[in-house]
Molecule: transfer RNA
Organism: Alphaproteobacteria bacterium
RNA sequence: GCAGCUGUAGCUCAGUUGGUUAGAGCGCCGGAUUGUGGAUCCGGAGGUCGGUGGUUCGACCCCACCCAGCUGUACCA
Repeated sequence: GCAGCUGUAGCUCAGUUGGUUAGAGCGCCGGAUUGUGGAUCCGGAGGUCGGUGGUUCGACCCCACCCAGCUGUACCA
């Protein structure tokens, strides 16, 4: 350089055929319970869906380019 894969909450990951308000577990915060803590139960906060542009009535999802990471491969030394 070329090809492929990945990028969604603090972490690990879902997200169906593009359809109106994007979710789970853990963690975090508050409460209940407990002599205290842990565990358990209840509630809550937390997201420019990597970026820009495009297609579309409508995009996390499709297309182009860019960024970051991983894998394979070619070339030079």